Model confidence (mean pLDDT): 87 of 100. Predicted 3D model of a 352-nucleotide part of an RNA (small-subunit ribosomal RNA, central domain) from an uncultured Acidimicrobiia bacterium. The full RNA is in RNAcentral, with records from ENA and SILVA.
[in-house]
Context: one part of a larger RNA
RNA sequence: UUGGGCGUAAAGAGCUCGUAGGCGGCUUGGCAAGUCGGAUGUGAAACCUCCAGGCUCAACCUGGAGUCGCCAUUCGAUACUGUCAUGGCUAGAGUCCGGUAGGGGCCCACGGAACUCCUGGUGUAGCGGUGAAAUGCGCAGAUAUCAGGAAGAACACCGGUGGCGAAGGCGGUGGGCUGGGCCGGUACUGACGCUGAGGAGCGAAAGCGUGGGGAGCGAACAGGAUUAGAUACCCUGGUAGUCCACGCCGUAAACGUUGGGCACUAGGUGUGGGGACCUAUCGACGGUCUCUGUGCCGCAGCUAACGCAUUAAGUGCCCCGCCUGGGGAGUACGGCCGCAAGGCUAAAACUC
Repeated sequence: UUGGGCGUAAAGAGCUCGUAGGCGGCUUGGCAAGUCGGAUGUGAAACCUCCAGGCUCAACCUGGAGUCGCCAUUCGAUACUGUCAUGGCUAGAGUCCGGUAGGGGCCCACGGAACUCCUGGUGUAGCGGUGAAAUGCGCAGAUAUCAGGAAGAACACCGGUGGCGAAGGCGGUGGGCUGGGCCGGUACUGACGCUGAGGAGCGAAAGCGUGGGGAGCGAACAGGAUUAGAUACCCUGGUAGUCCACGCCGUAAACGUUGGGCACUAGGUGUGGGGACCUAUCGACGGUCUCUGUGCCGCAGCUAACGCAUUAAGUGCCCCGCCUGGGGAGUACGGCCGCAAGGCUAAAACUC
C1' cells in the first nucleotide's frame, strides 16, 4: 500500500521523442469474452439470524427454517466494454494548396565602435588609483593627443511587461542549408489519437581530454591598503578559465518552484502574428467580429491563507512522475555510468 495529496507546508522527472502498457470519436450488422438474469449441481456439521421445544429462568442444549461468496454446467438478454466485418463516416489527428511573422538551428563571409598592444609624430613631468592612500607605471620620455598597423572578444542605439524555441536557450549585417508555428482554403487520408514504465536523444554555467587561440575580464596566486586580526570586502598586477574545433561531463533557485492531453465555465483592458466584414473615391487611419500567442485587472468557483481565476491553482475525464515527521542523508554500502571531478539509484543504526 485503503486513503489523502504535490504554486509557497513533504511532493511535477530539466526538456523532448518514443517501446510495452493504460485510455480512446460518430455509426451499421454479427458474435456473446467481460457484464446482467434464470435453472441445475455444489455450497458438510458447528457458528450466525428467526421460530418452536428441554433443563424452575438464563447461559446452555435439541429440532426446524433462513442465509451461504466463489465455482461448474446449461438456457437466455445485448445497453455498455470487447471482438469480427483489413464494414461505413468526418467533428479528433494528419496530408495538400495559398499566404505569413520570427534573436528557432547549423555553416561561410563581411562591418563599425571600444579596449589592449606595436611603430612613428607632437609634447613634458607626472600618470594611475582611493574614503584617504600605497603597491604599480613614467626622463631608457609615460599619461594626454595625432597617424598607421596587429589581434581577440562582444555586438551600443533599435530593444519593448516585444519575438522565436520542447527545454537549456537565442540579438551587428549579408549569403547558403534547415526545423517548427500561425492564418486562409477545405482538395485528400479516414481514428491513423492521448499518455508513456523501461529506453533513446537534447541539455546553462563550471569542470575534464587533445590541439589551437588569448584583446578585455579574471578563480588561484603575489603585492598594496583596511583592521585587534583581514587567509575578505577596496586597490595594483595576474595563471587557469572565459573564445574555437572535436570528444566527455549531465548537473542548477534547469523556476511559472505549477507534468502532458482534451472538454466545459462572466467579463474588462494592453500588446505580437493572421483572416473576414464595415467606413472611406483608392489607400493609410479607424470600427466590429474571428483564430492564435503574450501580459495586467477581475466574477463565479477554489484555496490554510497568500493568491489562482478561459495561459486556472475552477469543473470533469485519460495517462505518467512524485510525497508520507525533523536530523542522520541525497549520506554509507552495492550496482550502473564517468578519464577524473563526480553523477544516477538509495538505506539503516542512533536521535528528537